[in-house]
Context: one part of a larger RNA
Molecule: small-subunit ribosomal RNA, central domain
Organism: uncultured eukaryote
RNA sequence: UUGGGCGUAAAGAGUUUGUAGGCUGUAUUUGUUGUUAUAUGUAAAAUAAUAAGCUUAUUCCUUAUUACUGCAUGUAUUACACUUUUACUUGAGUAUAACAGAGGUUAACAGAAUUUUAUAGGAAAGAGUAAAAUCUAAUGAUCUAUGAAGGAAUGUCAGCGGCGAAGGCGGUUAUCUGGGUUAUUACUGACGCUGAGGAACGAAAGCAUGGGGAGCAAACAGGAUUAGAUACCCUGGUAGUCCUAGCUGUAAACGAUGGAUACUAGAUGUUGUGUAUUUUUUAAUAUGCAGUGUCGUAGCUAACGCGUUAAGUAUCCCGCCUGGGGAGUAUGCUCGCAAGGGUGAAACUC
Numbered sequence: 001u002u003g004g005g006c007g008u009a010a011a012g013a014g015u016u017u018g019u020a021g022g023c024u025g026u027a028u029u030u031g032u033u034g035u036u037a038u039a040u041g042u043a044a045a046a047u048a049a050u051a052a053g054c055u056u057a058u059u060c061c062u063u064a065u066u067a068c069u070g071c072a073u074g075u076a077u078u079a080c081a082c083u084u085u086u087a088c089u090u091g092a093g094u095a096u097a098a099c100a101g102a103g104g105u106u107a108a109c110a111g112a113a114u115u116u117u118a119u120a121g122g123a124a125a126g127a128g129u130a131a132a133a134u135c136u137a138a139u140g141a142u143c144u145a146u147g148a149a150g151g152a153a154u155g156u157c158a159g160c161g162g163c164g165a166a167g168g169c170g171g172u173u174a175u176c177u178g179g180g181u182u183a184u185u186a187c188u189g190a191c192g193c194u195g196a197g198g199a200a201c202g203a204a205a206g207c208a209u210g211g212g213g214a215g216c217a218a219a220c221a222g223g224a225u226u227a228g229a230u231a232c233c234c235u236g237g238u239a240g241u242c243c244u245a246g247c248u249g250u251a252a253a254c255g256a257u258g259g260a261u262a263c264u265a266g267a268u269g270u271u272g273u274g275u276a277u278u279u280u281u282u283a284a285u286a287u288g289c290a291g292u293g294u295c296g297u298a299g300c301u302a303a304c305g306c307g308u309u310a311a312g313u314a315u316c317c318c319g320c321c322u323g324g325g326g327a328g329u330a331u332g333c334u335c336g337c338a339a340g341g342g343u344g345a346a347a348c349u350c
Base pairs, nucleotide, nucleotide: 004321005320006319007304008303012318014201015200016199017198021194022193023192025088026087027086031082033081034080036076037075038074039073040072041071042070048066049065050064051063052062053061091191092188093187094186095185096183097182098181099180103177104176106174107173108172109171110154115149116148117147118146119145120144121143125136126135162169163168206247207246210243211242215241216240220236221235222234223233258317259316260315261314262313263312266295267294268293269292270291271290272289273288274287275286276285277284278283299306300305323350324349325348332343333342334341335340
C1' cells in the first nucleotide's frame, strides 16, 4: 500500500463558516466523451508459457505458436455517468401569520446578605475545633437599634425544563440584534451535501493597560496535628477573582460517539405548537410536526451496552489510528510580550 478500524482497547479535529475538490432529486431532448460490444492495424528483439526437435536428462540450445490483458482508428448500442435542451416539485430557499426561549449586545435600576464605618444602648466575653491554640476584646469587642459606604453575586420561581454551533447563558426594565418551531396557501425551481487549505468564535488559569477590591482565596505568615507535616484542620492574608481595550488558543473543550440523507417494532414521561372531538372548556381525550428523557423489539457489539436522538441497515464527503516506552520529547519551521501553542521524528529498549 491493499485491508481493517475510530463510545470504553490506538483512533472523531473544541465548534462553526466556507474556497478548491469530491458527491448529488424527477421527467424529457442532443451529442456519444467515459463505460460496453465488435472489426482492423500496431504492440522490435530478448524475457515468459505451451509444443516439437536435440539429449542419459523436465536443464541448455533450435524452431513454431501463444501471451504481453496496452494504444490507435472505424462501426454499433444508449442502460448508467458526462454533455446539451426544455420542463417539474418532493430536496433547498423566500414571503405571510402566530409562538416559545437564562440566545447575544449596550445602558439604567432593584432588594436580601456579607464586610467596613458613625452614633446610641449594653458589659465580658467573642471566635474557632474532634479537642485546642494562634486571633479579637475594658482604647468597650461579640450583641441590639438607626444611618452611611462599597464591591460582587442574583434566593424563591427552578424542572431528567428552556436557548445557543460549540465554549456557554439565570434579578428587573429598555435599546439594538441572531437563530428556531408551527400553520396556511403563494413564489423561486436543484439554487443541495461535505469540505484539504483559509477565516471567525472559543471555559478556567495566565500575560499585559488603566481602574476596582466586599466576600472568597494560590503564594506567604502564624497556631495545631505528627516520628516528621514544606499537607489535610484553624487564625490571618497578597496576586487573582470584577470592569475596560488587547493577547493567549488550551481542557476529562465528553455523548470520551464528525456532518448530511433515507429506511427499520413498540411502551411511557416532558417542552413548543397545530388539528379534531367532548361543555370536566383556566380542562380532558385522540392525533400531526419539531425538540428533550427513560425502558425496550429486530439487528449490532469482545463484552459492557446501543437500540427512530443507533453504536441497526445503506450512500456521500471530511478528520484520524496502525504494539508499549523513548515522547507529544529532540530538531527545523511557524504563532506568541512571555508562559507556552501548532506541526512533529529517530537512536535505543521491552